Predicted 3D model of a 716-nucleotide part of an RNA (large-subunit ribosomal RNA, domain II) from Pimelobacter simplex. Its mean pLDDT, the model's own confidence on a scale to 100, is 83. The organism belongs to Pimelobacter, within Bacteria. Its Rfam family is "Bacterial large subunit ribosomal RNA".
Context: one part of a larger RNA
RNA sequence: GCCUGCGAGUUAGCGAUACGUGGCGAGGUUAACCCGUGUGGGGUAGCCGUAGCGAAAGCGAGUCCGAAUAGGGCGUGUGAGUCGCGUGUUCUAGACCCGAAGCGGAGUGAUCUAUCCAUGGGCAGGUUGAAGCGCCGGUAAGACGGCGUGGAGGACCGAACCCACUUCAGUUGAAAAUGGAGGGGAUGACCUGUGGAUAGGGGUGAAAGGCCAAUCAAACUCCGUGAUAGCUGGUUCUCCCCGAAAUGCAUUUAGGUGCAGCGUUGCGUGUUUCUUGCCGGAGGUAGAGCACUGGAUAGCCGAUGGGCCCUACCAGGUUACUGACGUUAGCCAAACUCCGAAUGCCGGUAAGUGAGAGCGUGGCAGUGAGACUGUGGGGGAUAAGCUUCAUAGUCGAGAGGGAAACAGCCCAGACCAUCGGCUAAGGCCCCUAAGAGGUGGCUAAGUGGAAAAGGAUGUGGAGUCGCAGUGACAACCAGGAGGUUGGCUUGGAAGCAGCCACCCUUGAAAGAGUGCGUAAUAGCUCACUGGUCAAGUGAUUCCGCGCCGACAAUGUAGCGGGGCUCAAGCCAUCCGCCGAAGCCAUGGCAAUCGUAUGUAACCCAGGCCACUACUUGUUGGUGGUCCAGGGGUACGGUUGGGUAGGGGAGCGUCGUGUCACGGGUGAAGCGCCGGAGUGAUCCAGGUGUGGAUGUGACACGAGUGAGAAUGCAGGC
Numbered sequence: 001g002c003c004u005g006c007g008a009g010u011u012a013g014c015g016a017u018a019c020g021u022g023g024c025g026a027g028g029u030u031a032a033c034c035c036g037u038g039u040g041g042g043g044u045a046g047c048c049g050u051a052g053c054g055a056a057a058g059c060g061a062g063u064c065c066g067a068a069u070a071g072g073g074c075g076u077g078u079g080a081g082u083c084g085c086g087u088g089u090u091c092u093a094g095a096c097c098c099g100a101a102g103c104g105g106a107g108u109g110a111u112c113u114a115u116c117c118a119u120g121g122g123c124a125g126g127u128u129g130a131a132g133c134g135c136c137g138g139u140a141a142g143a144c145g146g147c148g149u150g151g152a153g154g155a156c157c158g159a160a161c162c163c164a165c166u167u168c169a170g171u172u173g174a175a176a177a178u179g180g181a182g183g184g185g186a187u188g189a190c191c192u193g194u195g196g197a198u199a200g201g202g203g204u205g206a207a208a209g210g211c212c213a214a215u216c217a218a219a220c221u222c223c224g225u226g227a228u229a230g231c232u233g234g235u236u237c238u239c240c241c242c243g244a245a246a247u248g249c250a251u252u253u254a255g256g257u258g259c260a261g262c263g264u265u266g267c268g269u270g271u272u273u274c275u276u277g278c279c280g281g282a283g284g285u286a287g288a289g290c291a292c293u294g295g296a297u298a299g300c301c302g303a304u305g306g307g308c309c310c311u312a313c314c315a316g317g318u319u320a321c322u323g324a325c326g327u328u329a330g331c332c333a334a335a336c337u338c339c340g341a342a343u344g345c346c347g348g349u350a351a352g353u354g355a356g357a358g359c360g361u362g363g364c365a366g367u368g369a370g371a372c373u374g375u376g377g378g379g380g381a382u383a384a385g386c387u388u389c390a391u392a393g394u395c396g397a398g399a400g401g402g403a404a405a406c407a408g409c410c411c412a413g414a415c416c417a418u419c420g421g422c423u424a425a426g427g428c429c430c431c432u433a434a435g436a437g438g439u440g441g442c443u444a445a446g447u448g449g450a451a452a453a454g455g456a457u458g459u460g461g462a463g464u465c466g467c468a469g470u471g472a473c474a475a476c477c478a479g480g481a482g483g484u485u486g487g488c489u490u491g492g493a494a495g496c497a498g499c500c501a502c503c504c505u506u507g508a509a510a511g512a513g514u515g516c517g518u519a520a521u522a523g524c525u526c527a528c529u530g531g532u533c534a535a536g537u538g539a540u541u542c543c544g545c546g547c548c549g550a551c552a553a554u555g556u557a558g559c560g561g562g563g564c565u566c567a568a569g570c571c572a573u574c575c576g577c578c579g580a581a582g583c584c585a586u587g588g589c590a591a592u593c594g595u596a597u598g599u600a601a602c603c604c605a606g607g608c609c610a611c612u613a614c615u616u617g618u619u620g621g622u623g624g625u626c627c628a629g630g631g632g633u634a635c636g637g638u639u640g641g642g643u644a645g646g647g648g649a650g651c652g653u654c655g656u657g658u659c660a661c662g663g664g665u666g667a668a669g670c671g672c673c674g675g676a677g678u679g680a681u682c683c684a685g686g687u688g689u690g691g692a693u694g695u696g697a698c699a700c701g702a703g704u705g706a707g708a709a710u711g712c713a714g715g716c
Base pairs, nucleotide, nucleotide: 001716002715003714004713005712006711011093012092013091015090016089017088018087019086020085021084022083023082024081027048028047029046033042034041035040052059053058062074063073064072065071096234097233099231103224104223105222106221107220108219114198115197116196117195118194119193120192121191122190123188125157126156127155128153132149133148134147135146136145137144161185162184163183165182166181167180168179169178200216202212203211204210237650238649239648240647241646242645247260248259249258250257251256261367262366263364264363265362266361267360268359269358272357274352275351276350277349278348279347280346281345287339288337289336293333294332295331297329298328299327300326305321306319307318308317309316370395371394372393373392374391375390376389377388378387379386400411401410402409415588416587417586418585420584421583422582426578427577428576429562430561431560435575437574438573439572440571441570442569448564454548455547458545459544460543461542462541463540464539465538466537467536475532476531477530478529479528481505482504483503486500487499488498511526515524516523589640590639591638592637593636594635595634596633597632602631603630604629606626607625608624609623610622611621612620613619614617651705653702654701655700656699657698658697659696660695661694662693669689670688671687672686673685674683675682676681
């Protein structure tokens, strides 16, 4: 890992509550217990209901507050309960199942290991040569020196022994700590045998929170114990109907919970809902504006203040200072408004719609981590697949088609079937269903098929303003002069460093000079003019499509690919077609709503009248008549995506009761084949095996359904 089996909402309480159902009913019912063994009989304490109000005494259809015969609060008026059974939920219990780390109690451990005690044992071999002592030297005596002797040392080298520093291997190991090669200590605070002591908030510790039996920041075993777990995981058959939320407020609260919101279901109400038109309202947003509050630019005006002059004082003059107020022009504002929409909101009215609309109330929930996209805002950097509000949509819980692929984008909401049809978004050269469709333009960049500021005689279109056969633009030929080297400045300044001025003359025209140039001149050139030539030539604005700007890491790689150029690109327009689980067609299933269905006329349970019987009663029987409802059936309308979740209807397993049946002429079980049902499943269909019990219907009761829990056990 697979297979098989096991494996999770149970039980209790004269608990609570709602619904269903049954008994009795202004009443209902017993509990303990007794007699007793029947599904029996008793037992009236108690409980609930029939009356409320008040804190209470208490009063009572009233009562309380109050001085009140005032007013107000809660009641009456408007009567259904109660006791069983079943189901949903809830409370108390382990309470759907598994899961802690832990806490406490009582015990067991020092055969491992830590320290200690007692008693034993061990340390090859080699080296060094302390003190002391002796002798000699030496001294006044010493000290001291030398030579011997001696054999000290947590001394030296190095086996056993002890340790574990380095490295390699091992790392599902040979081994739950080892092996190889080296390393350290090796007469000592040494190593070691045996016996003994210290025990869990305790020991022991040359101290690492180390060690205390492969377990230690509090051992192990059992018990309290099914501790607790707002946490994670798991939770077993089917079909049908509806179908959320990720929000607000509060929270020792933020991944939990309470109330509300949103879902479902029963009952009640019966269009009150929603949409659109019209009518009537409130409002201060977008925009705009500057009338207020503030901000803020320029001009004019010029109060006040300052400076200077004048001045005994009062004054006066002046000012390249300041600059209020006013005025003109132009602006800005979430916390400005003289103004002011569109939407939205409220009310009325009319019409439409009739939908799993609205509202009230009871049972049961889930949700309270949301995501993206469009729009309006805040935060941020007018960053983020960012964050936080509002609003709408989608996903969530939504399949299908498109976007190559792609929860949140575009189209569109899947009951089932069909080798039928029409469309949406998007497409129609090939991959690939459908047009190498038509008309008129644009693009030359593979733009299309990524990107900015900025740049450019790319190209198409629409304007405006010039010049032009009295000859423009471009090119070529010629002129481009004189006063004068203008004045100043300067070393110089002569058109051309700089400052000022910018005239006059001759002329077809020529600046007191456009640029280059010189030290300054000179020189070249331009403006301007004439000629040659001959028809358009300049400037500017807007629009369409293009160009540059444009550099990244495996391989083209920024159309899905091939490939595409009067396109298979772009713009405008037209006609076709393809294209989905959309729509239509045909058939079928289910839910729901409406209508119909009672004279003998589908079933169920009833009301009224008459007659009759008896046990005279809310009785039974017969006949007639009639309304509403449920089921069934027929017709018609609508509906049937779905997570959490609510509701409904069923299948199957085991057992009990009643009724009806099968079985050695072969039960159950198991295998194969066939058939039926929307499905869980079923077949008293067939056949083989098997060898003794089994099945159906109606009720009842559960140890009642397996794929997941790092589930448990076994097998492979």